This is a predicted structure of a 104-nucleotide RNA (Guanidine-I riboswitch aptamer) from Clostridium kluyveri. The same sequence occurs in records of 2 taxa. The source organism's lineage runs through Bacteria, Bacillota, Eubacteriales, Clostridiaceae and Clostridium. Its mean pLDDT, the model's own confidence on a scale to 100, is 84. The RNAcentral record of the sequence draws on Rfam and Ribocentre.

RNA sequence: UUUAAAGUUUUAUAGGGUUCCGCAGUUUGAAAUUGAUAAUUGGUCUGGUCCAAGAUAAAACGCACAGUUUGCUGUGUUCACGGAAGGAUAAAAGCCUGGGAGAU
Numbered sequence: 001u002u003u004a005a006a007g008u009u010u011u012a013u014a015g016g017g018u019u020c021c022g023c024a025g026u027u028u029g030a031a032a033u034u035g036a037u038a039a040u041u042g043g044u045c046u047g048g049u050c051c052a053a054g055a056u057a058a059a060a061c062g063c064a065c066a067g068u069u070u071g072c073u074g075u076g077u078u079c080a081c082g083g084a085a086g087g088a089u090a091a092a093a094g095c096c097u098g099g100g101a102g103a104u
Base pairs, nucleotide, nucleotide: 007061008060009059010058011057012056015051016050020048021047022045023042024041025040026039027038062077063076064075065074066073067072079099081102085097086096087095
């Protein structure tokens, strides 16, 4: 300096926040009063919805090689340290920029 299917998708998970639900506080105070309803605050609320991994998991497809009765079958699909900053959404993040910059 260069090459790589180091591909695509799905379902989950680590992780993430706070639109919605729930939960908790405060205020309100009903024909209903050990507090209906409404407003507001809180993620320094376990949670449900939600977002979610290149360097997490599984599966399917795909790809490579081999075999084949041409329907398919088998094997393989390795490795991967990493900011700051910015961006999206309600918001944040192992999301996106990005297997980037950089390091080895």